[in-house]
RNA sequence: AGCUCAUCAAGAGGGCACGAGAGUUCUGGCUCGUUGACUGCCCGGCAACCGACCCGAGAGGGAACGGUGCCAAUGCCAGCCCGAAAGGGAACGAUGAGGC
Repeated sequence: AGCUCAUCAAGAGGGCACGAGAGUUCUGGCUCGUUGACUGCCCGGCAACCGACCCGAGAGGGAACGGUGCCAAUGCCAGCCCGAAAGGGAACGAUGAGGC
C1' cells in the first nucleotide's frame, strides 16, 4: 500500500523565498497564475476525526490542551449506471480512526 468504518455543497489570512505553471491518474471543459500562482518555511486561522478536560444517570452537550487535517471555485464541472429532466447511485480520490 491492499482491507474496514465515517466524512467530503459550510469554514479559514498574511510575511519571506522560488520563478511557470497549477487545480491530487487520465481525458474534455472551465478557472487561477509574472498584480508571482504552485511549492517550502514562519506567524495566524478554520474545524472538531482521535486522545485528554468539563457538564450529564444516559443519550448527548461544552470547550479547544495534545495528535492529525485543512485555509480559490461542491472533491471546480463532466466521464460509468438509472432517469425526459431535475436529480440519484456507483467508481475513483482526499482526510481521520482501526487494522496490517